[in-house]
Context: one part of a larger RNA
RNA sequence: AUUGAACGCUGGCGGCGUGCUUAACACAUGCAAGUCGAACGCGAACGGGGUUUCGGCCCCAAGUAGAGUGGCGAACGGGUGAGUAACGCGUGGAUAAUCUGCCCUUAUGACGGGGAUAACAGUUGGAAACGGCUGCUAAUACCGGAUACGCUCAGGGAGUAAAAUUUUUGAGGAAAGGCGGCCUCUGCUUGCAAGCUGCCGCAUGGGGAUGAGUCCGCGUCCCAUUAGCUUGUUGGUGGGGUAACGGCCUACCAAGGCGACGAUGGGUAGCCGAUUUGAGAGGAUGAUCGGCCACACUGGAACUGAAACACGGUCCAGACUCCUACGGGAGGCAGCAGUGGGGAAUAUUGCGCAAUGGGCGAAAGCCUGACGCAGCGACGCCGCGUGAGGGAUGAAGGUUUUCGGAUCGUAAACCUCUGUCAGAGGGGAAAAAAGCAGCUUGUGCUAAUCAGCGGGCUGUUGAUGGUACCCUCAAAGGAAGCACCGGCUAACUCCGUGCCAGCAGCCGCGGUAAUACGGAGGGUGCGAGCGUUAAUC
Numbered sequence: 001a002u003u004g005a006a007c008g009c010u011g012g013c014g015g016c017g018u019g020c021u022u023a024a025c026a027c028a029u030g031c032a033a034g035u036c037g038a039a040c041g042c043g044a045a046c047g048g049g050g051u052u053u054c055g056g057c058c059c060c061a062a063g064u065a066g067a068g069u070g071g072c073g074a075a076c077g078g079g080u081g082a083g084u085a086a087c088g089c090g091u092g093g094a095u096a097a098u099c100u101g102c103c104c105u106u107a108u109g110a111c112g113g114g115g116a117u118a119a120c121a122g123u124u125g126g127a128a129a130c131g132g133c134u135g136c137u138a139a140u141a142c143c144g145g146a147u148a149c150g151c152u153c154a155g156g157g158a159g160u161a162a163a164a165u166u167u168u169u170g171a172g173g174a175a176a177g178g179c180g181g182c183c184u185c186u187g188c189u190u191g192c193a194a195g196c197u198g199c200c201g202c203a204u205g206g207g208g209a210u211g212a213g214u215c216c217g218c219g220u221c222c223c224a225u226u227a228g229c230u231u232g233u234u235g236g237u238g239g240g241g242u243a244a245c246g247g248c249c250u251a252c253c254a255a256g257g258c259g260a261c262g263a264u265g266g267g268u269a270g271c272c273g274a275u276u277u278g279a280g281a282g283g284a285u286g287a288u289c290g291g292c293c294a295c296a297c298u299g300g301a302a303c304u305g306a307a308a309c310a311c312g313g314u315c316c317a318g319a320c321u322c323c324u325a326c327g328g329g330a331g332g333c334a335g336c337a338g339u340g341g342g343g344a345a346u347a348u349u350g351c352g353c354a355a356u357g358g359g360c361g362a363a364a365g366c367c368u369g370a371c372g373c374a375g376c377g378a379c380g381c382c383g384c385g386u387g388a389g390g391g392a393u394g395a396a397g398g399u400u401u402u403c404g405g406a407u408c409g410u411a412a413a414c415c416u417c418u419g420u421c422a423g424a425g426g427g428g429a430a431a432a433a434a435g436c437a438g439c440u441u442g443u444g445c446u447a448a449u450c451a452g453c454g455g456g457c458u459g460u461u462g463a464u465g466g467u468a469c470c471c472u473c474a475a476a477g478g479a480a481g482c483a484c485c486g487g488c489u490a491a492c493u494c495c496g497u498g499c500c501a502g503c504a505g506c507c508g509c510g511g512u513a514a515u516a517c518g519g520a521g522g523g524u525g526c527g528a529g530c531g532u533u534a535a536u537c
Base pairs, nucleotide, nucleotide: 001536002535003534005533006532007531008530009529012384013383014382015381016380017379018377019376020342025340026339027338029337030336031335034072035071036070039069040068042066047060048059049058050057051056079295080294081293088220089219090218091217092216093215094214095213098212099211103208104207105206106205107204108203109202111145113143114142120135121134122133123132124131125130151172152171153170154169155168156167157166158165177200178199179198180197181196182195186193187192188191221267222266223265228258229257230256233255234254235253236252237251238250239249240248270292271291272290273289274285275284276283277282297318298317299316300315301314320331321330322329323328348374350373351372352371356370357368358367359366360365387417388416389415390414397408398407399406400405421478423473424472425471426470427469431464435460436459437458438457439456440455441454442453443452481526482525483524484523485522486507487506488505492521493520494519495518496517502509503508
C1' cells in the first nucleotide's frame, strides 16, 4: 500500500460498486422456456335468453377456454469450479482433412398421387404414475411416383511430382402450402370461384456472414526422499468408421516409441484478459466484469437435431429422499429467492417486462428470477454534514500546584447570523423511441382501384417513483467516536497498586516516588469511522 474479509467499540446522510472464499452438503415452497389459429382437425362450461310434456331442446357466450397433431425454440441466456498439469488455456499458424439451422444474396423449381394417426367416441386395466383394445378424421405430419442443375457417387479423358482444376458418360437424389387485395377477361347462386396481383412460407444448388470441429510450433506450478515407462504400445498395409485427418477401431506385418532438455509416478490447481504490490525487474492473486474450458445427485450410454452425448430431455445402474391400496411409482436449486447444516463470515421466499437483449409469431402480442429496479449489510471507494462570526469578570467547575498561580480556554455562557443534510408542505423531469390507431401524402402493381412499401401530423406505452431535481416553512435545533501518549513513534502529569494485579509488535515495564499496569486530567493521530486479527507485495 492492498482485501469478496472477519472481530471489538462506535455510527448522521447520499452516490457508485460489492456481498457463501467453508459442505460440487441435503433441500420444503413458488417462479426461472415457451410460442404460433396466417400449418391442421376438434371443441366445452359458468352465465344470459327463448321454449317445454319440467326429462330436455334451441340461441348467445364462442369457433372462446382448452387439450391434441404439426413447426420453430428449448444446444442461447443463467449457475458453479468438482475434475483437469491437458493442445485445457494463452499466443501464432494450418485445414489442399471439415461441417454450419435461422439470416443476407443468387439461380432454378414447386408436377401428380397414396395410406395412416393423435385429438375425439366407445370399452377396458391400474391405488397412482400411466396404459390396452375397437372405431372415425386433418395437415406445411408421413410415404411412393415424375422432373432436376454447376449437387452426390462411379468410370474414362485432359492436367499435375501428387493434388487442385477441367471435360465427358452412367447411376442416384426434392418440394407445401397459408394469408390478404381486386373484378378487365371466363363461370355462376352477383359477390364468390377461376383469373390477376402482393406478402409469408416450401425444395435443390452456388456464394457470403456467423458459429463450430480438428491438427501443429512456442509458453504454462511443486517433488528425483518418484528413474526408468510403454503392447494398440511406435510405424506400415488392407478394411471399417467420422462432417473431417488420424491406432479412432480392426486383421496382418515390422519392433519400435518416450526419457536427466526430467519420461513415468505422486501432490496441488480451472486457464487468460486482468487485479494487487513494486521505481522497475520481479513477486502474489485469478472475487466482481469480459474471453475460453469443464461440470449439472454419482457412474455409463445413446436418441433427436444444423449443432448435445443435452442443468430445469430419454434409457440403464448406484446412493439418498418421498408416495403407495405393497403390485408399483416419483424426484434432482453448482437458475432466482428461500430453508437446514457447516462456518469467523456473506442479503429479499420483493417489483416490472417501461428500457436493453433473447425465443415464437405476418403482426398485435405472449414468455423471459436474462435484464432493469427496489430491499438488507459502513463490506469498499467517493462526496457532504454534525454549524459560522463576535465574545475575557480569562466565569463556574474539573485537574494540578512551589498555594503565587497554571491549565482545560474563545472553549462555554451571551450577542449577531446561516440553513447543507435529516424533517414538513408544494411543484416535478429525462430515461420513450418504436409498435399500434386515426388523418394525410408519396411510391407502386394493374385494365383500374385496393393491398403492400415509404414520409408527415395527432393520440397512446414508466417497474423504478411522485424518485432525481426545484421552491417554501420551521429550527442550532436531530447527528462523534476510536486508538494511542517508555524508545522505535506524534503525544505527560497526578492518584491507586507494590515482581501482585497486569502490559507487551520488538527492546522490555511492575519488588513503595511506575511518563510502560489500572483510573483521572491533559495531550497526539485519524475521523463516520477507529483499532485488532488474518493474508499478499
Predicted 3D model of a 537-nucleotide part of an RNA (small-subunit ribosomal RNA, 5' domain) from an uncultured bacterium. Its mean pLDDT, the model's own confidence on a scale to 100, is 86. The full RNA is in RNAcentral, with records from ENA.